[in-house]
């Protein structure tokens, strides 16, 4: 410099999340790149930071290290949008009081409003009246659930005199059934009523005086409140951003670096 075994390395890397740290599964990027086994209520190790076993490639297009581009997650700032709280704000929306202007439309000298005398309307108590009901009051039946009286006949006691029950008849009554003009009691979601007593200025109406304005309010102007809406600051949740910065960073180019042994 060439051959041939070998060795160190490689046979994939990163972000995010986890974690006390590191690698793994996980999820993304990159983009092609041995196998099997393990593992989110995680697994395995500790700065030589996956662990066990087994394959191949191997000193370079493959390895290390430096530059540089640079996929892509991420942090921080800033702006924009959003939930929430807070604290100011009465210019603006609304909206509560007051207070004015007043479209329109109705009514008014056949009297508007108003003032004053009275009535009704509400309330109580009463009396009527209407109505219910209960009693009185007339009538009828009326005791086969053992009521009263008077008891013919006819039974019983008794030698007689006489003297017990007692059916039916008549008579009553408890009780049922209709009637209910009148009386009495009582009650009423009862009245174009009466009488008294109370209220009061809401309505409504009458008579008197007085005489010209009164109702309605589209709409709008003042005042004074009210933080619902809205402005404004503050924090703060949750998104976005082709906006800045930061740091990692696959993947690409560049440059440079790395053995051992035997043989020609």
């Nucleotide at each position: 410099u060439c051959g041939c075994a070998c060795u160190a390395g490689g046979u994939g890397g990163g972000g995010a999340g986890u974690c006390g740290g590191c690698g793994g599964u996980u999820c993304c990027c990159u983009g092609u790149a041995c196998c099997u086994g393990c593992a989110a209520u995680c697994c395995g190790c500790c700065a030589u930071a996956g662990c066990a076993g087994g394959a191949c490639c191997g000193a370079a297009u493959u390895c290390c290290u430096u530059g540089u581009u640079g996929c892509g997650g991420g942090g921080u700032u800033c702006c924009c949008g959003u939930c929430u709280a807070u604290a100011a704000g009465a210019a603006g929306u609304g909206u509560a009081u007051c207070u004015g202007u007043g479209a329109u439309u109705a009514u008014g000298u056949u009297g508007a409003g108003a003032a004053u005398c009275g009535g009704g309307u509400c309330u109580c108590g009463u009396g009527c009246a209407a109505u219910g009901c209960g009693c009185c009051c007339u009538u009828g039946u009326a005791a086969a659930c053992c009521c009263c009286g008077u008891c013919a006949g006819g039974u019983c006691c008794g030698g007689a005199a006489g003297g017990a029950a007692g059916c039916a008849g008549c008579g009553g009554u408890a009780g049922c059934g209709a009637g209910u003009c009148a009386g009495c009691g009582u009650g009423u979601g009862u009245g174009c009523c009466g009488c008294g007593a109370a209220g009061c200025u809401g309505c409504c109406u009458g008579g008197u005086u007085u005489g010209a304005g009164u109702a309605u309010g589209a709409a709008u102007g003042g005042a004074u409140g009210u933080a619902a809406c809205c402005u404004u600051a503050u924090a703060u949740u949750c998104a976005g951003g082709c906006a800045a910065u930061c740091a990692c960073a696959a993947g690409g180019c560049a440059a440079g670096g790395u053995g051992u042994g035997c043989g020609g």
The RNA shown here (Bacterial large signal recognition particle RNA) has 264 nucleotides and comes from Anaerofustis stercorihominis. The organism belongs to Anaerofustis, within Bacteria. A source record names the gene ffs. Rfam family: Bacterial large signal recognition particle RNA. About the family: The signal recognition particle (SRP) is a universally conserved ribonucleoprotein involved in the co-translational targeting of proteins to membranes. It is annotated as a non-coding RNA gene.